[in-house]
RNA sequence: GUGAGUGUAGCUCAGUGGUAGAGUGCCGGGCUGUGGCCCCGGUGGUCGCGGGUUCGAAUCCCGUCACUCACCCCA
Numbered sequence: 001g002u003g004a005g006u007g008u009a010g011c012u013c014a015g016u017g018g019u020a021g022a023g024u025g026c027c028g029g030g031c032u033g034u035g036g037c038c039c040c041g042g043u044g045g046u047c048g049c050g051g052g053u054u055c056g057a058a059u060c061c062c063g064u065c066a067c068u069c070a071c072c073c074c075a
Stems, first nucleotide, its partner, number of pairs: 001071007010024004018055001025043006048064005
């Protein structure tokens, strides 16, 4: 350089056009002699960034950034 994949909550991930979610973490409470386990409640997001299509975009299209993999070129 060429091609492909990934990017969503602090972390791991789901969500393939119609209200952005789960587990875990964090905070509070219950339970317990204390802690853990367990139970209840709360806390959570510019969906990498910019633009386009659409009544409506995390989702489709274009560009761009970061990371990963494969290939090519030079040394």

A computed fold for a 75-nucleotide RNA from an uncultured delta proteobacterium, annotated as transfer RNA.